[in-house]
Context: one part of a larger RNA
RNA sequence: CGUAGGAGAAUUGAGGGGUUCAUUUCCUAGUACGAGAGGACCGGAAAUGACGCACCUCUGGUGUACCAGUUGUCCUGUCAAGGGCACCGCUGGGUGGCUAUGUGCGGACUAGAUAAGCGCUGAAAGCAUCUAAGCGUCAAGCUAUUCCCAAGAUGAAUUCUCCCUGAAGGAUCGUGGAAGACUACCACGUCGAUAGGCUGCAGGUAUAAGGCUGGUAACAGUUUCAGCCGAGCAGUACUAAUCAUCCGUUUGG
Numbered sequence: 001c002g003u004a005g006g007a008g009a010a011u012u013g014a015g016g017g018g019u020u021c022a023u024u025u026c027c028u029a030g031u032a033c034g035a036g037a038g039g040a041c042c043g044g045a046a047a048u049g050a051c052g053c054a055c056c057u058c059u060g061g062u063g064u065a066c067c068a069g070u071u072g073u074c075c076u077g078u079c080a081a082g083g084g085c086a087c088c089g090c091u092g093g094g095u096g097g098c099u100a101u102g103u104g105c106g107g108a109c110u111a112g113a114u115a116a117g118c119g120c121u122g123a124a125a126g127c128a129u130c131u132a133a134g135c136g137u138c139a140a141g142c143u144a145u146u147c148c149c150a151a152g153a154u155g156a157a158u159u160c161u162c163c164c165u166g167a168a169g170g171a172u173c174g175u176g177g178a179a180g181a182c183u184a185c186c187a188c189g190u191c192g193a194u195a196g197g198c199u200g201c202a203g204g205u206a207u208a209a210g211g212c213u214g215g216u217a218a219c220a221g222u223u224u225c226a227g228c229c230g231a232g233c234a235g236u237a238c239u240a241a242u243c244a245u246c247c248g249u250u251u252g253g
Base pairs, nucleotide, nucleotide: 001152005163006162007161008160009159010158011157015149016148017147018146021049022048023047024046025045026044027043033038051106052105053104054103055102059100060099061098062097066093067092068091069090070089071086072085073084074083075082076081110144111143112142117137118136119135120134164252169247170246171245172244173189174188175187176186177185194240195239196238197236198235199234200233201232203229204228205227210223211222212221213220214219
């Protein structure tokens, strides 16, 4: 932009794509078979591997915007307390997110038409013959079934509800997002919880500073499961979503 007005929601499925795996153990059964050694078909059950999809509750990883410890040096006049630099200085942990080695799930069942094959009836050819007429059976393959996409399927489909003239509606703009290269998509824009802030909680670090007590001191105890805290969950309009502009026409050739 189209789908001959606009908006919202729910569908159909032409067509396309994905998947299609293997092994072990047990029962049947130490049965059939076999002199024995050995040892099944068929059928049933339970596991496992590889592969694929999704996810982060658990186990872990990462986590250079979190916490703590610690070395050297410079600075804040000094003590104390801090800050800078040294690979994030080094070390020990770690929320969210992202992740696999972690967790969940999947390949099922079945039908139809068939291939090779195996057959029934059966002539040509008084016999025989699966084939010539006719009728069966049969594969991980084909068509369905199953999962995903899907009306630009221009053959542009269907159903329901709502709106009506500078309107309905859309866009620009702004605050953002488990959406994202940009765009797009989605949420919100004061009739507001969209983001930030603040408060509470969860969660992480591990018991802050200052004071007091003990010790010559290093330090220890206590105040103190404290203090600090990124992304998480809620609440709360304090801050920012202000103001406005443009497109779109006349019930749809």
This is a predicted structure of a 253-nucleotide part of an RNA (large-subunit ribosomal RNA, domain VI) from a Verrucomicrobiales bacterium.
Rfam family: Bacterial large subunit ribosomal RNA. Rfam links the family to the GO terms structural constituent of ribosome and ribosome.
Lineage of the source: Bacteria > Pseudomonadati > Verrucomicrobiota > Verrucomicrobiia > Verrucomicrobiales.